[in-house]
RNA sequence: CCCCCAUCCCCGGGGAGCCGAGCGGCUGAGAGGUGGGCGUUGCGCCCCACGACCCGUUGAACCUGAACCGGCUGAUACCGGCGGAGGGAGGGUAGCGGGCUUCAUU
Numbered sequence: 001c002c003c004c005c006a007u008c009c010c011c012g013g014g015g016a017g018c019c020g021a022g023c024g025g026c027u028g029a030g031a032g033g034u035g036g037g038c039g040u041u042g043c044g045c046c047c048c049a050c051g052a053c054c055c056g057u058u059g060a061a062c063c064u065g066a067a068c069c070g071g072c073u074g075a076u077a078c079c080g081g082c083g084g085a086g087g088g089a090g091g092g093u094a095g096c097g098g099g100c101u102u103c104a105u106u
Base pairs, nucleotide, nucleotide: 002099003098004097008092009091010090011056012055013054014053017026018025019024033050034049035048036047037046038044062087063086064085068081069080070079071078
């Protein structure tokens, strides 16, 4: 001097399914935990904020196609395809480390 990067700080993206009358059961990292609002005879994540969890371009977190196709399952989940298809949320300080070059000393 250049490059890369963990951490850290700040910020951002996302989903919440299936079975069941209820209690509850299944898969999963997570299946709506808390407060408020709204609504219902009751059942409501319908809305907002916070929280948990996952993910942020090296991006299969998640969305679209899709009420998709095949297998499997009680159903979801899962496996294969669609498919590395189309989208998809990142900046910063400082520092350690690494590489290159130069100088000094031996």